[in-house]
Small-subunit ribosomal RNA, 3' major domain from a metagenome, 477 nucleotides, folded computationally.
Context: one part of a larger RNA
RNA sequence: UGACGGGGGCCCGCACAAGCGGUGGAGCAUGUGGUUUAAUUCGACGCGACGCGAAGAACCUUACCUGGAUUUGACAUCCCGGGAAUUCUAUCGAAAGACUGAAGUGCCCUUCGGGGAACCCGGAGACAGGUGCUGCAUGGCUGUCGUCAGCUCGUGUCGUGAGAUGUUGGGUUAAGUCCCGCAACGAGCGCAACCCCUAUCUUUAGUUACCAUCAUUUGGUUGGGGACUCUAGAGAUACUGCCCCGGUUAACGGGGAGGAAGGUGGGGAUGACGUCAAGUCCUCAUGGCCUUUAUGUCCAGGGCUACACACGUGCUACAAUGGGUUGUACAAAGGGUUGCGAGCCUGCGAAGGUAAGCCAAUCCCAUAAAGCAGCCCCAAGUUCGGAUUGGAGUCUGCAACUCGACUCCAUGAAGCUGGAAUCGCUAGUAAUCGUGGAUCAGCAUGCCACGGUGAAUACGUUCCCGGGCCUUGUACA
Numbered sequence: 001u002g003a004c005g006g007g008g009g010c011c012c013g014c015a016c017a018a019g020c021g022g023u024g025g026a027g028c029a030u031g032u033g034g035u036u037u038a039a040u041u042c043g044a045c046g047c048g049a050c051g052c053g054a055a056g057a058a059c060c061u062u063a064c065c066u067g068g069a070u071u072u073g074a075c076a077u078c079c080c081g082g083g084a085a086u087u088c089u090a091u092c093g094a095a096a097g098a099c100u101g102a103a104g105u106g107c108c109c110u111u112c113g114g115g116g117a118a119c120c121c122g123g124a125g126a127c128a129g130g131u132g133c134u135g136c137a138u139g140g141c142u143g144u145c146g147u148c149a150g151c152u153c154g155u156g157u158c159g160u161g162a163g164a165u166g167u168u169g170g171g172u173u174a175a176g177u178c179c180c181g182c183a184a185c186g187a188g189c190g191c192a193a194c195c196c197c198u199a200u201c202u203u204u205a206g207u208u209a210c211c212a213u214c215a216u217u218u219g220g221u222u223g224g225g226g227a228c229u230c231u232a233g234a235g236a237u238a239c240u241g242c243c244c245c246g247g248u249u250a251a252c253g254g255g256g257a258g259g260a261a262g263g264u265g266g267g268g269a270u271g272a273c274g275u276c277a278a279g280u281c282c283u284c285a286u287g288g289c290c291u292u293u294a295u296g297u298c299c300a301g302g303g304c305u306a307c308a309c310a311c312g313u314g315c316u317a318c319a320a321u322g323g324g325u326u327g328u329a330c331a332a333a334g335g336g337u338u339g340c341g342a343g344c345c346u347g348c349g350a351a352g353g354u355a356a357g358c359c360a361a362u363c364c365c366a367u368a369a370a371g372c373a374g375c376c377c378c379a380a381g382u383u384c385g386g387a388u389u390g391g392a393g394u395c396u397g398c399a400a401c402u403c404g405a406c407u408c409c410a411u412g413a414a415g416c417u418g419g420a421a422u423c424g425c426u427a428g429u430a431a432u433c434g435u436g437g438a439u440c441a442g443c444a445u446g447c448c449a450c451g452g453u454g455a456a457u458a459c460g461u462u463c464c465c466g467g468g469c470c471u472u473g474u475a476c477a
Stems, first nucleotide, its partner, number of pairs: 001477002003474003007471007015461002019425005026316008034307002042053002064302007073127001077126002079123005086103003091098002107116003129291002132289003138285002140280003143276001145274001150189006156165003169180003195268004200236007210225002214223002239262001242256005318418001322377007334365003339358002343354004384415001389410007431453007
């Protein structure tokens, strides 16, 4: 100087408390451990591994296993020889591949001998290749403390020196934010602001959006309109600016007015010096080591989907604030040409047939659902719950046996609110309700986004956890 303390002081945070909803019990989904297996590829392991890499394992992916092949190689550059490329084809084979026959001559230069570019086949070797090892050799990227308020430097001063001072102190703030004081005076990286979205208004512009007034129509459908909504460009607005009180005349705090919004308005992006030899050599790059008829490459089939069990994360429930059924209302944000597919017909349905429109503020996906209004159910393992199983189908795709999703009929299991323990959340939040997207042929209870309905509680900081500043002890560095 740090680190640590079941030392002290001050202060924060859904940290506790006050509340609301869960997890832990059930069934299923998914990840992990374990076990099994020819293989169940690999990595990730307290927070910060475990719906994680994986925004999608039937083949492919695929790295694993079994078997069949191959050795200048699936891929790159160089040399030599032959041939245009390419197309069709007999036999064997699970395919990869092995072997056979036929058609066929392009482009550029040309002294018509040939040469060159691209591509294919054969040969020799330099070399290729490796998701093989080492993340404790590394770059890059990322997590975490933590969006916590800190981390430092120059000069000066003090100290023999390590170092200190500044950065401590009195106030204040979300903040090393600002004010005052002070052997310090300044400065840098952070904080804040500048950036994006959102909330209000003005203006410009009205098509595919809008419709008050005038006609018109089943319908903003058409004429028309430029008001409104909305869209998307430019501006304005909020600054403790104004008033009162407190405060050291300060920073600032409390209250009020006006205002769409008030004291950082709400949200996002943005992550200082560093810590954990944190994670990643399987994104990529890369040192070293290993491998080279194999640890490379190609192919078929299997596996990653196993199942006594244990744990994590979720979904659905256990019901009446509910379930069923009929009618009826209101979104936002997205996606669409190998695509979205209206309407009509067929089918109980998944879907099929036909087919308009749309490269989309125009057409389509696309009925939002919870809600509201009727009716049924009457406390029961039920008209709750839907697992499991049998049968029949649809779709995607060479192909749904291992191992897809969905539909219909039948079947109807556990489950009556969950021990110890434990998690999230402070407002348009929690809870609840649907919608869309990426990945993707197909496959979502996961992930990412969108809107609808819309709470309760916070006395307070004694305690638990994490963090910041000052101080104290230390046999620790």
Annotation: The full RNA is in RNAcentral, with records from SILVA.